[in-house]
RNA sequence: CUCAGGCCCCAGCGGGCGAACGCGCGCCAACUCCGCCAGGGCCGAAAGGAAGCAACGGUACGCGAUGUCGGUCGUCGCGCUGUAAGGCCUGAGGCA
Numbered sequence: 001c002u003c004a005g006g007c008c009c010c011a012g013c014g015g016g017c018g019a020a021c022g023c024g025c026g027c028c029a030a031c032u033c034c035g036c037c038a039g040g041g042c043c044g045a046a047a048g049g050a051a052g053c054a055a056c057g058g059u060a061c062g063c064g065a066u067g068u069c070g071g072u073c074g075u076c077g078c079g080c081u082g083u084a085a086g087g088c089c090u091g092a093g094g095c096a
Base pairs, nucleotide, nucleotide: 001093002092003091004090005089006088007087008086010082011081012080013079014078016076017074018073019072021070022069023067025064026063027062033058034057035056042049043048
């Protein structure tokens, strides 16, 4: 110096791990959400009418536990593959 192999570096693909978010589940509004409104009050001569608290139901914000879910992200590591010639190691050959 050349060749071969290996490791690191770089990249691609894949599957793990972690995170928050979404979805699903549960809880969740005295009043300033919705619906329905007992009682009581109001209007009316009356028939009736409007409003409407509690309760009840629903939903929002939020909270809670969780997942054979979803994609996203990653100072994580794993597997396979690949390129340049960047580094290191081993072997063989050649030259000095």
This is a predicted structure of a 96-nucleotide RNA (Bacterial small signal recognition particle RNA) from an uncultured Gemmatimonadota bacterium.
It matches the Rfam family "Bacterial small signal recognition particle RNA". About the family: The signal recognition particle (SRP) is a universally conserved ribonucleoprotein involved in the co-translational targeting of proteins to membranes. By type it is a non-coding RNA gene. A reference for the family is Rosenblad et al. (2003), "SRPDB: Signal Recognition Particle Database", Nucleic Acids Res.
Its mean pLDDT, the model's own confidence on a scale to 100, is 78.